[in-house]
Context: one part of a larger RNA
RNA sequence: GACGAACGCUGGCGGCGUGCUUAACACAUGCAAGUCGAACGGACCUGAUUUAAGCUUGCUUAUUGAAAGGUUAGUGGCGAACGGGUGAGUAACACGUGGGCAACCUGCCCUUUAGCUGGGGACAACACCUCGAAAGGGGUGCUAAUACCGAAUGUGGUCUUUGAAGCACAUGCUUUGAAGAAGAAAGGUGGCCUCUUUGCAAUGCUACCGCUAAAGGAUGGGCCUGCGUCUGAUUAGCUAGUUGGAGUGGUAACGGCACACCAAGGCGACGAUCAGUAGCCGGUCUGAGAGGAUGAACGGCCACACUGGGACUGAGACACGGCCCAGACUCCUACGGGAGGCAGCAGUGGGGAAUUUUCCGCAAUGGACGAAAGUCUGACGGAGCAACGCCGCGUGAGUGAAGAAGGUUUUCGGAUUGUAAAGCUCUUUUGUUAGGGACGAAUGUGCUAUCUGUGAAUAAUGGGUAGUAAUGACGGUACCUAAAGAAAAAGCCACGGCUAACUACGUGCCAGCAGCCGCGGUAAUACGUAGGUGGCAAGCGUUGUCC
Numbered sequence: 001g002a003c004g005a006a007c008g009c010u011g012g013c014g015g016c017g018u019g020c021u022u023a024a025c026a027c028a029u030g031c032a033a034g035u036c037g038a039a040c041g042g043a044c045c046u047g048a049u050u051u052a053a054g055c056u057u058g059c060u061u062a063u064u065g066a067a068a069g070g071u072u073a074g075u076g077g078c079g080a081a082c083g084g085g086u087g088a089g090u091a092a093c094a095c096g097u098g099g100g101c102a103a104c105c106u107g108c109c110c111u112u113u114a115g116c117u118g119g120g121g122a123c124a125a126c127a128c129c130u131c132g133a134a135a136g137g138g139g140u141g142c143u144a145a146u147a148c149c150g151a152a153u154g155u156g157g158u159c160u161u162u163g164a165a166g167c168a169c170a171u172g173c174u175u176u177g178a179a180g181a182a183g184a185a186a187g188g189u190g191g192c193c194u195c196u197u198u199g200c201a202a203u204g205c206u207a208c209c210g211c212u213a214a215a216g217g218a219u220g221g222g223c224c225u226g227c228g229u230c231u232g233a234u235u236a237g238c239u240a241g242u243u244g245g246a247g248u249g250g251u252a253a254c255g256g257c258a259c260a261c262c263a264a265g266g267c268g269a270c271g272a273u274c275a276g277u278a279g280c281c282g283g284u285c286u287g288a289g290a291g292g293a294u295g296a297a298c299g300g301c302c303a304c305a306c307u308g309g310g311a312c313u314g315a316g317a318c319a320c321g322g323c324c325c326a327g328a329c330u331c332c333u334a335c336g337g338g339a340g341g342c343a344g345c346a347g348u349g350g351g352g353a354a355u356u357u358u359c360c361g362c363a364a365u366g367g368a369c370g371a372a373a374g375u376c377u378g379a380c381g382g383a384g385c386a387a388c389g390c391c392g393c394g395u396g397a398g399u400g401a402a403g404a405a406g407g408u409u410u411u412c413g414g415a416u417u418g419u420a421a422a423g424c425u426c427u428u429u430u431g432u433u434a435g436g437g438a439c440g441a442a443u444g445u446g447c448u449a450u451c452u453g454u455g456a457a458u459a460a461u462g463g464g465u466a467g468u469a470a471u472g473a474c475g476g477u478a479c480c481u482a483a484a485g486a487a488a489a490a491g492c493c494a495c496g497g498c499u500a501a502c503u504a505c506g507u508g509c510c511a512g513c514a515g516c517c518g519c520g521g522u523a524a525u526a527c528g529u530a531g532g533u534g535g536c537a538a539g540c541g542u543u544g545u546c547c
Base pairs, nucleotide, nucleotide: 001546002545003544005543006542007541008540009539012393013392014391015390016389017388018386019385020351025349026348027347029346030345031344034078035077036076039075040074042072043071044070045069046068051062052061053060054059055058085304086303087302094229095228096227097226098225099224100223101222104221105220109217110216111215112214113213114212115211117151119149120148126141127140128139129138130137131136158181159180160179161178162177163176164175165174166173167172187209188208189207190206191205192204230276231275232274237267238266239265242264243263244262245261247259248258249257279301280300281299282298283294284293285292286291306327307326308325309324310323329340330339331338332337357383359382360381361380365379366377367376368375369374396426397425398424399423406417407416408415409414430488432483433482434481435480436479440474445469446468447467448466449465450464451463452462453461454460491536492535493534494533495532496517497516498515502531503530504529505528506527512519513518
């Protein structure tokens, strides 16, 4: 000098940050991942209308139920692999840095090319029956789809066979041509025309959103590798899938990654192996630097998700709020059987010197889904608590000598506290009260108009422009104005030397102090108190740790 600090005394305000370093200990409760009805069939609600009854003669009750609107348990799609947490493990291609993949993958997004034909059978929901205390099932029957499965087509791609050229030369690689093989798809919404026919519709056309195959890009990832990355030799030898091989399998891909066979290798004093410790980095602290220490917050990477193991789904996981098995623990039980995982945000117990609210909001930014409106979002934006840190402001300013009183001291003259106070003249930051009152929010969204693209189109729809409307958690907050009034706001440590700052009394090697030297045994500037002084100041000291 520094700190994610703690402790003691003290404590006015604001801004910006920070806040379990210990038990990766156990967790009550709530919330933290949903969304789409413009993929689908149902169910329910509103309800024009129909029919019947009643009479109050146009109302009431019941019934029916089109178009349309709304809600949504289920099927289906996308997301749930992001975002958020923690640092247990890991001394490793984990991280950092520089290369490589002629050995690779990549949903959504962008650009481009070619397509989207025609069929089938189910299963939920639902209905009925039924088992179970529950969790949860079982049976029979019905049904839709952008769910599932054949068939057709096959641009390009993949594979097989083969011709040619080029480069290498042990197999080979690249370019190009031919033949053959297997292999795709899904529709939805809005609008319009014509015909059949007149009711909806269907066919057709069209816009938008989707679907399939493929090429390129972008983004994200996988793998290989040079170099670097703590301590111990009171750890010296280690290693059989071990090291290598033109085999086979597996993977998106190379590879002992796995397996069969063959060879007997491979690593090591340039420290293998073993043991201990540890997430790594950008950075942070310190230092003139070299260096040393460190890795909280913020950012990048990695690993983990009660403990151990495993795969499934998927573009992506071997998956924190998914599944299965085993284990420990907790809970429910009708004892047959079930349920759970805060190292998400709050919060509780425990541990500890020690670390916050079971708050508000999706208004902004970002994310998921959706055509959109919008929904969800403990990410995030905010507020609350804590002097935990940094920064800023205030606790008044001017004048004021009778140098008041009081205190302390005294050589009794005085000295000092001290312009300090009082008094007088002002100011009002902050605080209090009252009034006004934002930016963050319009490049987004809705509506209208208009231009323009697609289009047969004055439908529709994509894009642009203009006008207009609504939208704020924070918050009646920041800020501004006014009023009264010096009013409501100073402590802590030290004073022997190092080290700025001295006297009196008490005590008497006692009580005590102390970072080192050392003080204290009757005049202690070193203990305790008082006055005074010095230092820092909403803080000041102490302790701990690092340089």